[in-house]
Predicted 3D model of a 469-nucleotide part of an RNA (small-subunit ribosomal RNA, 3' major domain) from an uncultured bacterium.

Context: one part of a larger RNA
RNA sequence: UGACGCGGGCCCGCACAAGCAGUGGAGUAUGUGGUUUAAUUCGACGCAACGCGAAGAACCUUACCAAGUCUUGACAUCCCUUGACAGGCAUAGAAAUAUGUUUUCUCUUCGGAGCAAGGAGACAGGUGGUGCAUGGUCGUCGUCAGCUCGUGUCGUGAGAUGUUGGGUUAAGUCCCGCAACGAGCGCGACCCUUAUGGUCAGUUACUACGCAAGAGGCCUCUGGCCAGACUGCCGUUGACAAAACGGAGGAAGGUGGGGAUGACGUCAAAUCAUCAUGCCCUUUAUGACUUGGGCUACACACGUACUACAAUGGCGUUAAACAAAGAGAAGCAAGACCGCGAGGUGGAGCAAAACUCAGAAACAACGUCCCAGUUCGGACUGCAGGCUGCAACUCGCCUGCACGAAGUCGGAAUUGCUAGUAAUCGUGGAUCAGCAUGCCACGGUGAAUACGUUCCCGGGCCUUGCACU
Numbered sequence: 001u002g003a004c005g006c007g008g009g010c011c012c013g014c015a016c017a018a019g020c021a022g023u024g025g026a027g028u029a030u031g032u033g034g035u036u037u038a039a040u041u042c043g044a045c046g047c048a049a050c051g052c053g054a055a056g057a058a059c060c061u062u063a064c065c066a067a068g069u070c071u072u073g074a075c076a077u078c079c080c081u082u083g084a085c086a087g088g089c090a091u092a093g094a095a096a097u098a099u100g101u102u103u104u105c106u107c108u109u110c111g112g113a114g115c116a117a118g119g120a121g122a123c124a125g126g127u128g129g130u131g132c133a134u135g136g137u138c139g140u141c142g143u144c145a146g147c148u149c150g151u152g153u154c155g156u157g158a159g160a161u162g163u164u165g166g167g168u169u170a171a172g173u174c175c176c177g178c179a180a181c182g183a184g185c186g187c188g189a190c191c192c193u194u195a196u197g198g199u200c201a202g203u204u205a206c207u208a209c210g211c212a213a214g215a216g217g218c219c220u221c222u223g224g225c226c227a228g229a230c231u232g233c234c235g236u237u238g239a240c241a242a243a244a245c246g247g248a249g250g251a252a253g254g255u256g257g258g259g260a261u262g263a264c265g266u267c268a269a270a271u272c273a274u275c276a277u278g279c280c281c282u283u284u285a286u287g288a289c290u291u292g293g294g295c296u297a298c299a300c301a302c303g304u305a306c307u308a309c310a311a312u313g314g315c316g317u318u319a320a321a322c323a324a325a326g327a328g329a330a331g332c333a334a335g336a337c338c339g340c341g342a343g344g345u346g347g348a349g350c351a352a353a354a355c356u357c358a359g360a361a362a363c364a365a366c367g368u369c370c371c372a373g374u375u376c377g378g379a380c381u382g383c384a385g386g387c388u389g390c391a392a393c394u395c396g397c398c399u400g401c402a403c404g405a406a407g408u409c410g411g412a413a414u415u416g417c418u419a420g421u422a423a424u425c426g427u428g429g430a431u432c433a434g435c436a437u438g439c440c441a442c443g444g445u446g447a448a449u450a451c452g453u454u455c456c457c458g459g460g461c462c463u464u465g466c467a468c469u
Base pairs, nucleotide, nucleotide: 002468004465005464007463008462009461010460011459012458013457015453016452019417020416021415022414023413026307027306028305029304030303031302032301033300034298035297042053043052064293065292066291067290068289069288070287073123077122078121079119080118081117082116083115087102088101089100090099091098092097105114106113107112125282126281128280129279130278134276135275136271137270139267141265146185147184148183149182150181151180152161153160154159165176166175167174191259192258193257194256196227197226198225199224200223201222202221206216207215209214230253233247234246235245236244237243309410313369314368315367316366317365318364326357327356328355331350332349336345337344338343376407381402382401383400384399385398386397387396423445424444425443426442427441428440429439
């Protein structure tokens, strides 16, 4: 100097408190541990591992296991020889592959080039090890307000000062003071989006007209530019400062809401399995191909979610009540017809402000149920079907009928959230042949509470002690 203290002071944060909804109990989904297994591939382990890598394991993926195979190799460069190889068919086989048969190179400036097969070796290959040899990327403290430098001054020196102090702020934000004066990385602003208005423009949007074609350019909307918010104005407080509080005007008021943006560093934090890479190891195998299996096992334990336990509800009918944001060509697929339904037939339109996905749902009105393990709840199971796909047995999703477990609000403990938030309701997308209770986004309805900082947790500044540095 730091770090540390059940030392002190000041301050902040959904940290506590005040509230709302949960988790922990049930069933299921999913991840993990453990156990099992031929294999249950590997990594991630307090916060900051555990719906995590994985934006999607039937084969493939796939790295694991068993069996069958290959050895210059599945992939790359170089050399020599050949002109075929591939494909089709047949046989054997689980396939890889092997054998037979058929067909049999292309371009050319004639030097060669491309492609394929065979051969020799240099070499290829490794998701093998080491993240404690590394690069790169990334988590975390933390969007916390800090971290430093130049010159000067002080100190024998390590160092100090500046950066401390009085106020103030979300902020080392700003003001004042001061042996300091300046500066840099951070803060803020600049960027995107949202909330208001003006102006210009516009078809596929819109409509005073029209059956349509067309017409119009008001409104809605779309998208360029501009305006607007700056403590600018008024009052009070303050130190005549910075600023705080109240008010006016305003669509919006004191960083308006949200996002992107993450300083110096900490944790030998994570990743050699994205990738790159040193060293080590392997080379008829720790490489490569194929089929089948496994990653989906199941006395159990934990995490994260979904669905419920009901009347603020379930079911039925009606009003086709009212969105936003997206996706679409090996695609989205309308009307029509068939089917109780999943779906099927068929194929208009659309590379999309045009057509389609597409019906929003909660909500509202009416009816019914009458507090029950029920008209709650839907697990599990049986039968019958549908879809994708070579293929749904291990091991997919969906539909109809039947079956109808547990569960009556959850112990100790514990989580999220301060406003268009929580809670609740649906919608879309990525991945994707198929598969979503996960993830990412979108809108609809829409609360309660905050006295306050004594206490718990984390953090910042100053100070003090000190057995560590």
RNAcentral holds the full RNA, with entries from ENA, Greengenes and SILVA. The coordinates come from a structure-prediction model, not an experiment, and the mean pLDDT is 82.